[in-house]
């Protein structure tokens, strides 16, 4: 100086912490969808899913789709790289106004380029 993310600002405090914005997420009506069973049931957070080969299995290879990649910010295009995890709820929970809860964390890099457009 910068990348991925909601995950940053501002007061007070010696510090822990606490208030408050901002930014994010769950619950949660009528109407509207749905309507039973299923137990390896169901559901949420995330781009992180699906399909096809091998394999007891653990994973491996492809392929779609999906998400990412400073040089003033955004958009869209083609090219190329990379990723396709991880965890949470507990038998429960479509939408959802009013209200009600909750988070503001971790990880990483000296780099990905070029075209138009609109702002600054």
């Nucleotide at each position: 100086g910068g990348c991925c993310g909601a995950a940053c600002c501002u007061c007070u405090g010696a510090g822990a912490a606490g208030a408050g914005g901002a930014c994010g997420g769950g619950g949660g009506a009528c109407c509207c969808a749905a309507a039973u069973c299923g137990u390896u049931g169901g559901g949420g957070u995330g781009c992180a899913u699906c399909c096809c080969g091998g394999g007891a299995a653990a994973c491996c290879g492809g392929g779609a789709g999906c998400g990412g990649c400073a040089g003033c910010u955004c958009u869209u295009u083609c090219a190329g790289c990379c990723g396709u995890a991880a965890c949470c709820c507990g038998u429960c929970a479509g939408c959802u106004a009013a209200c009600c809860c909750c988070g503001u964390a971790g990880g990483c890099c000296g780099c990905u380029g070029a075209a138009a457009g609109a702002g600054g």
A computed fold for a 120-nucleotide RNA from a soil metagenome, annotated as c-di-AMP riboswitch aptamer (ydaO/yuaA leader). The prediction has a mean pLDDT of 82. Rfam family: c-di-AMP riboswitch aptamer (ydaO/yuaA leader). From the family's description: This family represents a conserved RNA structure found upstream of the ydaO and yuaA genes in Bacillus subtilis and related genes in other bacteria. The ydaO/yuaA element is thought to act as a genetic 'off' switch for the ydaO and yuaA genes in its native state. The sequence is in RNAcentral, with records from MGnify.